[in-house]
């Protein structure tokens, strides 16, 4: 410099041939218990990295761009 691959809730991580953003874990409440833990029920938490485009409609199609691993030179 060039290819790829990833970036989505605190943390791990789903989510495809474009249609209402989930799950486990973690928090916060209630239950239960004498109390702790374990169970259970429930809520709250997202500009889908970042900036534009296409379209009635974008996590998903393009197109720039950041940062991180792998590879080539």
């Nucleotide at each position: 410099g060039c290819g790829g691959u990833a970036a989505u809730a605190g943390c791990u991580c789903a989510g495809u041939u474009g249609g209402u953003a989930g799950a486990g874990u973690a928090a916060a409440a209630g239950c239960u218990u004498c109390c702790c833990a374990a169970g259970c029920u429930u809520u709250g938490g997202g500009u889908c990295a970042c900036g534009g485009g296409u379209u009635c409609g974008a996590a998903u199609c393009c197109c720039g761009c950041u940062u991180a691993c792998c590879g080539c030179u």
Predicted 3D model of a 73-nucleotide RNA (transfer RNA) from a Bacteroidales bacterium. Its Rfam family is "tRNA". Rfam links the family to the GO term triplet codon-amino acid adaptor activity. The source organism's lineage runs through Bacteria, Pseudomonadati, Bacteroidota, Bacteroidia and Bacteroidales.